Background
This is a predicted structure of an 89-nucleotide RNA (c-di-GMP-I riboswitch aptamer) from a Steroidobacteraceae bacterium. The source organism's lineage runs through Bacteria, Pseudomonadati, Pseudomonadota, Gammaproteobacteria and Steroidobacteraceae. The coordinates come from a structure-prediction model, not an experiment, and the mean pLDDT is 89. It matches the Rfam family "c-di-GMP-I riboswitch aptamer". Rfam describes the family as follows. GEMM was predicted in a large-scale screen for bacterial structured RNA regulatory elements. It was read from a public genome assembly, where an Rfam model found it.
[in-house]
RNA sequence: UUUUGACAAGGGCAAAGCCAUCGAAAGGUGGCGACGCAAAGUCACCGGUCUAACGGGCCCCGAGGCCCCACGACAGCGGGACCGCCGAA
Repeated sequence: UUUUGACAAGGGCAAAGCCAUCGAAAGGUGGCGACGCAAAGUCACCGGUCUAACGGGCCCCGAGGCCCCACGACAGCGGGACCGCCGAA
């Protein structure tokens, strides 16, 4: 440097759920908690998924309801990019 995660060590992260908090929501953050993870480290570039506030449309006497929409999210959905610990070959 490349490939790789069978074995080993020191460790790391933390799903669901509950509590608090931010948010219109999806979801985020902190605490408890561990389903799992060898990139479950970082980045929304491609695909995908979730939400639909703003905006637009429709219905309605009205209150309100429905539909569309990402500029909002998910990196623990797949791909890609960048960076990295230990072991093995």